RNA sequence: GCGGGCGUGGCGGAAUGGCAGACGCGCCAGACUUAGGAUCUGGUACUUCGGUGUAAGAGUUCGAGUCUCUUCGCCCGCA
Numbered sequence: 001g002c003g004g005g006c007g008u009g010g011c012g013g014a015a016u017g018g019c020a021g022a023c024g025c026g027c028c029a030g031a032c033u034u035a036g037g038a039u040c041u042g043g044u045a046c047u048u049c050g051g052u053g054u055a056a057g058a059g060u061u062c063g064a065g066u067c068u069c070u071u072c073g074c075c076c077g078c079a
Stems, first nucleotide, its partner, number of pairs: 001078007010025003018062001026044006045052002055071005
């Protein structure tokens, strides 16, 4: 340089173009316990509370994590 794949909460990881983040782990609070562990329950992006948020930008669409283009990063192959 060329080709291909991937990029989503703190981590793993799901989501047929139609509620963004299921489920699990971790973390926080509570219950239980003398205490801890285990177990159970609730919570866990940002916010000026109007909204915003799937690597960044643009496009298609009534509607995009998903489709198209460009860029960036990582991985694999070829040279």